[in-house]
């Protein structure tokens, strides 16, 4: 002095599945009743917020789960990856704890 493996941290790229279906709530419009001096209430119907429950799909947030091989005189055990399975969490217009790339910054460890 100082790569490559790691950890954050920015910035770009980067998907997939219902913009399903019920039920209740809240405030707002629109008509309607009733009153009709004000106003309050009730009913329908619209779209938006919150909240739950159903069924059906995703797989690239975490999570689990295993092959070759390793351990071992033999087995049986132990180790033993994912983009692969699974879907327990999480998701399913846009959004988005986004896996993984590229860059850059910081840090730590230290090949040469």
């Nucleotide at each position: 002095u100082g790569a490559a493996u790691c950890c954050g941290c920015g910035c770009g790229g980067g998907a997939g599945a219902g913009u399903u279906c019920c039920c209740g709530g809240g405030a707002g419009c629109a008509c309607g009743u009733c009153a009709c001096c004000c106003g309050c209430a009730c009913g329908u119907g619209u779209g938006c917020c919150c909240g739950g429950g159903g069924c059906g799909c995703c797989g690239a947030a975490g999570g689990a789960g295993c092959a070759a091989g390793u351990c071992c005189c033999u087995c049986c055990c132990u180790u033993g990856a994912a983009u692969c399975u699974c879907u327990c969490a999480g998701g399913c217009a846009c959004c988005g704890u986004u896996a993984c790339c590229g860059c850059g910054c910081g840090g730590g460890c230290g090949a040469g």